[in-house]
Molecule: SAM riboswitch aptamer (S box leader)
Organism: Niallia taxi
Parts: sequence; structure tokens; C1' cells
RNA sequence: AACUUAUCCAGAGAGGUGGAGGGAACUGGCCCAUUGAAACCUCGGCAGCGGAUUCAUCAUUUUUGAUGAAAACUGUGCCAAUUCCAAGGACGCGAAUUAUUCGGUCUUACAGAUAAGAG
Repeated sequence: AACUUAUCCAGAGAGGUGGAGGGAACUGGCCCAUUGAAACCUCGGCAGCGGAUUCAUCAUUUUUGAUGAAAACUGUGCCAAUUCCAAGGACGCGAAUUAUUCGGUCUUACAGAUAAGAG
């Protein structure tokens, strides 16, 4: 790299170095950026997943399990905009208007991200 499962409209930035790009990829759009992009470093923060801890409730084969909460100790992750937006189907759910457009809700798929697992 590939595979399996879960989640993805919540949350959280300052400084230094750097010097023109960046928002994963194709296309289109939209946006961020010389009032300083990417990348790297320092410090700070967030709390999604796994582990550990504390508390509560329930169950129990009596020492474990489940659920919820707290906290940020640990392994990771993350800190513009929904994964920035985009496809198909269903629905008299709404608006405009007269057969379409725009939006909404639900759902499916594609691509991707993160975690855990397996190898």
C1' cells in the first nucleotide's frame, strides 16, 4: 500500500524560521494567502478513537461486565470554512412558478480522513 469495523454539520491558535503557494486527487466552483501560503520548530489548546483512572447506575457466576459522566494520565489524532461544495433514489416537507427551478428531510453509493483490529 491493500483488508475489516466505527465515526466524520461538535470542538480547539499564538510566536519563530521560511518566502509563494494552499484548501487530498481529476474537473468545475468557491475560498484562504505578501496584513505572509506550504513546510519545520516552540509553546498552547481541543477531545474523536484505543488504554489506564475516578464517580454513578444496572447486571453478575463475586470479580468481572455493560451504560453514562468526569478528567486529559497514556498511544494516536486534530486546531479556516460540513470531509469547503459537487452523484443517484424516495418524500405533496417548504418556497417560487406552472412544469420546472431552488431548498429541506431520509437513504444509497463513490472518493477521502481518523481510530481500532487483523495481517